The part of an RNA shown here (small-subunit ribosomal RNA, 5' domain) has 511 nucleotides and comes from Caloramator australicus RC3. The sequence was found in a public genome assembly. The prediction has a mean pLDDT of 87. The organism belongs to Caloramator australicus, within Bacteria.
Context: one part of a larger RNA
RNA sequence: GGACGAACGCUGGCGGCGUGCCUAACACAUGCAAGUCGAGCGGAGAUGCCAAGGAGCAAUCUGAGGUGUCUUAGCGGCGGACGGGUGAGUAACACGUGGGUAACCUACCCCAAGGAGGGGGAUAACAGGUCGAAAGGCCUGCUAAUACCGCAUAAAGCUUGUGUAUCGCAUGAUACAUAAGCCAAAGGAGGAAUCCGCCUUGGGAUGGGCCCGCGGCCCAUUAGCUAGUUGGUGAGGUAACGGCUCACCAAGGCGACGAUGGGUAGCCGGCCUGAGAGGGUGGUCGGCCACACUGGGACUGAGACACGGCCCAGACUCCUACGGGAGGCAGCAGUGGGGAAUAUUGCGCAAUGGGGGAAACCCUGACGCAGCGACGCCGCGUGAGCGAAGAAGGCCUUCGGGUUGUAAAGCUCUGUCUUCCCUGACGAAGAAAGUGACGGUAAGGGAGGAGGAAGCCACGGCUAACUACGUGCCAGCAGCCGCGGUAAUACGUAGGUGGCGAGCGUUGUCC
Numbered sequence: 001g002g003a004c005g006a007a008c009g010c011u012g013g014c015g016g017c018g019u020g021c022c023u024a025a026c027a028c029a030u031g032c033a034a035g036u037c038g039a040g041c042g043g044a045g046a047u048g049c050c051a052a053g054g055a056g057c058a059a060u061c062u063g064a065g066g067u068g069u070c071u072u073a074g075c076g077g078c079g080g081a082c083g084g085g086u087g088a089g090u091a092a093c094a095c096g097u098g099g100g101u102a103a104c105c106u107a108c109c110c111c112a113a114g115g116a117g118g119g120g121g122a123u124a125a126c127a128g129g130u131c132g133a134a135a136g137g138c139c140u141g142c143u144a145a146u147a148c149c150g151c152a153u154a155a156a157g158c159u160u161g162u163g164u165a166u167c168g169c170a171u172g173a174u175a176c177a178u179a180a181g182c183c184a185a186a187g188g189a190g191g192a193a194u195c196c197g198c199c200u201u202g203g204g205a206u207g208g209g210c211c212c213g214c215g216g217c218c219c220a221u222u223a224g225c226u227a228g229u230u231g232g233u234g235a236g237g238u239a240a241c242g243g244c245u246c247a248c249c250a251a252g253g254c255g256a257c258g259a260u261g262g263g264u265a266g267c268c269g270g271c272c273u274g275a276g277a278g279g280g281u282g283g284u285c286g287g288c289c290a291c292a293c294u295g296g297g298a299c300u301g302a303g304a305c306a307c308g309g310c311c312c313a314g315a316c317u318c319c320u321a322c323g324g325g326a327g328g329c330a331g332c333a334g335u336g337g338g339g340a341a342u343a344u345u346g347c348g349c350a351a352u353g354g355g356g357g358a359a360a361c362c363c364u365g366a367c368g369c370a371g372c373g374a375c376g377c378c379g380c381g382u383g384a385g386c387g388a389a390g391a392a393g394g395c396c397u398u399c400g401g402g403u404u405g406u407a408a409a410g411c412u413c414u415g416u417c418u419u420c421c422c423u424g425a426c427g428a429a430g431a432a433a434g435u436g437a438c439g440g441u442a443a444g445g446g447a448g449g450a451g452g453a454a455g456c457c458a459c460g461g462c463u464a465a466c467u468a469c470g471u472g473c474c475a476g477c478a479g480c481c482g483c484g485g486u487a488a489u490a491c492g493u494a495g496g497u498g499g500c501g502a503g504c505g506u507u508g509u510c511c
Base pairs, nucleotide, nucleotide: 001511002510003509004508006507007506008505009504010503013380014379015378016377017376018375019373020372021338026336027335028334030333031332032331035078036077037076040075041074043072044071045070046069047068048067049066050065053062054061055060085291086290087289095215096214097213098212099211100210101209104208105207109204110203111202112201113200114199115198117151119149120148126141127140128139129138130137131136157182158181159180160179161178162177163176164175165174166173167172187196188195189194217263218262219261224254225253226252229251230250231249232248233247234246235245236244266288267287268286269285270281271280272279273278293314294313295312296311297310316327317326318325319324344370346369347368348367352366353364354363355362356361383413384412385411386410393404394403395402396401417452419447420446421445422444423443427438455500456499457498458497459496460481461480462479466495467494468493469492470491476483477482
């Protein structure tokens, strides 16, 4: 000098774009943050219409049943594995980069081929009973399905065997033929056409799993480490290879090219600095990883060992009728606490994107916006011209004067920003119509009037800027050298001057 997620002191007009718990991965009141589908299913409730029958002399009342619309607790489907947060742990194939998978999976989506025949038994809801303070549970009975289970069909597929061909990368891969065995399915909407779904298989796309080469911290005042340890055989397990797990066998494996141990740390694209080499760093944004009160576990599922799912244990908080229950903000706001320090319990789904749905649409604290903070960067303003050999006041003075200083006043103007009034968007789509949180915002036009808007630090040398008074090694200053003990350009105040300017200084950290 540059930089910062900064903080502190003094000061503070406006706008745009960014950015904002670096500390206690401390504890959390309250609200919201993941639902959706009635075009999968049976009910229940509300409501409209029709109506056999009944009562009545009639108007009319009642009404089995049928039908339409609306709502949706439950069963069922898809989604809740994305999106959002955090950086605790992790020195590791976690990450980066380059490869491998002849050792693998992939819901929804796309392309292609083929198919959906015929049956069965349940169970929520509901009803009745019952237990409990509650959370919730139990018993009996009824019922539906795109829920569940057999059977049939099997081109393809899978398993086992045989054969042929081609190829490779060691185990082998691919294709074809053949034999035996095995495995499917669901309906819904519509008047219909048809559409949305369902099953099997092949291919694609996307997303992932696993393996390997290389690369990136400190300590040797850590030198030896290791029993599933290293390898083999067999088995189990997995989507899949593997000591992943187990039985048996062998005695190996790693290490000064730093094993093991300890400390520290999420990694990268990047960011800061630097001419570069390098050094430092990993906040916002993007990619990957890990975690979700702490520890462990599996279930479901295409996918989790699952932040707002389940079970167990623990600590903590809350409710309780004392028997027993409920909870997890490292989602968005917000609270307490910690701290030098970090924001609103805001608006909207209008846009973009996501989930569900045939759609209408619903949900979305993702997101789009607004609010707060000079926290940062950038832009603008606080007026412009003229105006005295130069007012007053202040300060200095050798008392002559000098300086503040064209500065002010005054005159002539301008109208950015601010204020008020009017108009008023783009963002919203391929066309017609409709749809805007932001927002009556931005922008445009007009009115008025210099009116509402300047400070901070420094002035001994480094380093740009000097005098007076006060103080008297005191009070104080200080980045280094050093100032202060009676004329201090170094302390304090004033005038003046220099620097930067809505900022200026200080502190901290990095280069």